[in-house]
Context: one part of a larger RNA
């Protein structure tokens, strides 16, 4: 300040986080397939070859070189997590002040609440049930003087 009170929703603006979202990208991790660099192992090994056997010829070993097998990088689909962004949309917080009612607070002007169905710009409005944390008036029980 104290009824010229207080106070509630809707819209309106402004700003903030956040839910939904057709989808867009990103990190990670997992699964299925392709592919297979070096490098080891294996298996060949007609070429190659100082040291070891052998007079020699050639042999032993060993190299190259072929193949394999294991294997990174890579490429492909695929599942899951967690981020980012996303027309467009849903409510939710703040805000000086605004619009539009006037819903509670007094018996708030139709007593208020809670549950429930409807129905409505908006508080909210109707029906059913419940409660007194309702006011006046009467009676009744009880206590006090």
């Nucleotide at each position: 300040c104290a009824c010229c009170g207080c106070c509630c929703g809707u819209c309106a603006c402004a700003c903030c986080a956040u839910g939904g979202g057709a989808g867009u990208u990103g990190a990670c991790a997992g699964g299925g397939g392709c592919a297979g660099a070096a490098g080891a192992c294996g298996u060949u090994g007609a070429g190659c070859u100082a040291a070891c056997c052998g007079c020699a010829a050639g042999g032993a070993g060993g190299c190259a070189g072929a193949c394999g097998u294991c294997c990174a990088a890579g490429c492909u689909c695929u599942u899951g997590u967690c981020g980012a962004u996303g027309a467009c949309u849903g409510g939710g917080g703040u805000g000086a002040a605004g619009u539009c009612g006037u819903a509670a607070c007094a018996a708030g002007g139709u007593a208020g609440c809670c549950g429930u169905a409807g129905g409505a710009g908006a508080a909210c409005c109707u029906g059913c049930g419940g409660c007194u944390g309702g006011a006046u008036c009467a009676c009744c029980u009880c206590c006090u003087u």

This is a predicted structure of a 145-nucleotide part of an RNA (small-subunit ribosomal RNA, 3' minor domain) from an uncultured Pseudomonadota bacterium.
The coordinates come from a structure-prediction model, not an experiment, and the mean pLDDT is 82.
Its Rfam family is "Bacterial small subunit ribosomal RNA".
It was read from a public genome assembly.